[in-house]
Context: one part of a larger RNA
Molecule: small-subunit ribosomal RNA, 5' domain
Organism: Manihot esculenta
RNA sequence: AGAUAAACGCUGGUAACAUAUUUAACACAUGCAAGUCGGAUGGGAAGUGGUGUUUCCAGGGCGGAUGGGUGAGUAAUGCAUAAGAACCUGCUCUUGGGAGGGAAGCAACAGUUGGAAAUGCCUGCUAAUACCCUAUAGGCUGAGGAGCAAAAGGAGGAAUCCAUCCGAGGAGGGGCUUGCGUCUGAUUAGUAAGUUGGUGAAGCAAUAGCUUACCAAAGCAAUGAUCAGUAGUUAGUCCAAGAGGAUGAUUAGCAACACGGAGACUAAGACACAACCUAGACUCCUACGAGAGGCAGCAGUAGGGAAUUUUCGCAAUGGGCAAAAGUUUGACAGAGCAAUGUCAUGUGGAGGUAGAAGGCCUACAUGUCGUGAACUUCUUUUCUCGGAGAAGAAGCAAUGACAAUAUCUAGGAAAUAAGCAUCGACUAACUCUAUGCCAACGGCCAUAGUAAUAUAGAGGAUGCAAGUGUUAUCC
Repeated sequence: AGAUAAACGCUGGUAACAUAUUUAACACAUGCAAGUCGGAUGGGAAGUGGUGUUUCCAGGGCGGAUGGGUGAGUAAUGCAUAAGAACCUGCUCUUGGGAGGGAAGCAACAGUUGGAAAUGCCUGCUAAUACCCUAUAGGCUGAGGAGCAAAAGGAGGAAUCCAUCCGAGGAGGGGCUUGCGUCUGAUUAGUAAGUUGGUGAAGCAAUAGCUUACCAAAGCAAUGAUCAGUAGUUAGUCCAAGAGGAUGAUUAGCAACACGGAGACUAAGACACAACCUAGACUCCUACGAGAGGCAGCAGUAGGGAAUUUUCGCAAUGGGCAAAAGUUUGACAGAGCAAUGUCAUGUGGAGGUAGAAGGCCUACAUGUCGUGAACUUCUUUUCUCGGAGAAGAAGCAAUGACAAUAUCUAGGAAAUAAGCAUCGACUAACUCUAUGCCAACGGCCAUAGUAAUAUAGAGGAUGCAAGUGUUAUCC
């Protein structure tokens, strides 16, 4: 000198864009953040005089493995890069073929009943794209004898559309293996016992000590094993001419985590943030028998801290569901708050010497603040007050949170808008007064003990400017 997710002091006009708990992965009140489908099905609570329509309950399908958050763990089960073979894949795309026959039951509901509640028990009825049996099979297994595995319908007057089952292939996604790279410490030198390899078996979608029985005694290590400390990683970001050093907020990719630990279920996919079980810590509730909860989602509260914000809308884009109309979405789109940053712009322009009054200095002649002000004239970015008024809407029409917006335009008045730090050298900018080694200043050298350009005030000057200076950190 530059930089920052900064903070603090003083000051503060406007707009756009970005950013905003770096600390306690501390604890959380309240609301919302994942639903949808009546075009698979049964019922009948609401409503009507009744029918129809509508709403709702159950079971069923798909989705709640995405999106969103965090930086605790992790020094390699991670990441980056380059390869590989023994794999899986819902929805989607291409292509071939199929859907025959039959049976039993369970919710909701009705009745009865336990409990304070959470939430149950029993009896009875019933449907399905729920579930089961059977038939069939260009698939699988197998090595010859054969064995195993499927399906569902719905809407419509119809055409047809949607859904469904079994193959083969693609795309996208995921699992696995390997080479190389990936911080510090030797005041950590030996380490490891399923450990290293083999055979048989179990297991997995798949390879594999992944697991197990037996056998062998191998494996890693001064090219730093093991142990300890620290740390998510990369693209990037900052500095630098470069080499390189530092860093990993926002955005994007990958991995990890979801009160601390363990576990499985379902599923194409999880060992699952707003699912389940379990024993913990904590909080709430209780009729003491028992129950409920998990903001590192968005807002918000308490606390810690130098320090970090608000209850708009699904109009757009994207996601889920649905045949669709639609519905849902704290993703997202917007606005609000904060000079936190970047960038833009304004606080007026022209004329104006009696060089006014006043301040300061003075050698008392002057000099300086200073064309600065006043005054004359012009303009209106901004401000204020009226009027018009979008694009963003695709898809005939309708549909806009933002939005009383942007933008255009009539009227009004120079009107509403400048500070902060410094002035001994480094370092641009000097005098007076006060003080008298005191009070103070201070980044370093140093200054101040009666003429202080170094303290304090004043006048003037210099630098930057809606900022400026200090502190912290990096280069």